[in-house]
RNA sequence: GCCCCAGUAGCUUAGUGGCUAGAGCAGCCGCCUCGUAAGCGGCAGGUCGGGGGUUCAACUCCCCCCUGGGGCU
Numbered sequence: 001g002c003c004c005c006a007g008u009a010g011c012u013u014a015g016u017g018g019c020u021a022g023a024g025c026a027g028c029c030g031c032c033u034c035g036u037a038a039g040c041g042g043c044a045g046g047u048c049g050g051g052g053g054u055u056c057a058a059c060u061c062c063c064c065c066c067u068g069g070g071g072c073u
Stems, first nucleotide, its partner, number of pairs: 001072007010025004018056001027043005049065005
């Protein structure tokens, strides 16, 4: 330099054009308990890596860039 894959909440991730982007763990609050843990209920937490384009509509499709991983020379 070229090719491929990935980037969504603090972490692991679902979502492959259409209702308000969901879940688990972690965090906070409550219930339970003599107390703690476990269990149960709830709450909060997202510029969907950045910019542009296509579209009535984009996390999703296209282009460029950034970051990480792998491969080729």

Predicted 3D model of a 73-nucleotide RNA (transfer RNA) from a Candidatus Woesearchaeota archaeon.
Rfam family: tRNA. It is annotated as a transfer RNA.
The RNAcentral record of the sequence draws on ENA.
NCBI's taxonomy places the organism under Archaea, Nanobdellati, Candidatus Woesearchaeota.